[in-house]
Molecule: transfer RNA
Organism: Nitrospirota bacterium
């Protein structure tokens, strides 16, 4: 430089065109003499920046920024 993967909640990943979710952490609360596990509610992200194209985009296209892989160059 050229190809590929990835980038969503504090974490760790669903979610592939139709108002964004699981789990783990976090808060309350129930139970316990207590605590720890258990149970039930709940807090929390506009989906890496920009633009596009659609009636509607995390998701299709551009382009740029992080991260890993390959592959090729080079003094």
């Nucleotide at each position: 430089g050229g190809c590929g993967g990835c980038g969503u909640a504090g974490c760790u990943c669903a979610g592939u065109g139709g108002u964004a979710g699981a789990g783990c952490a976090g808060g309350u609360g129930a139970a316990u003499c207590a605590u720890a596990a258990u149970c039930a509610c709940u807090u929390g992200g506009c989906c890496g920046g920009g633009g596009g194209u659609u009636c509607g985009a995390a998701c299709c296209c551009c382009u740029c920024c992080g991260c890993c892989g390959c592959c090729a160059c080079c003094a």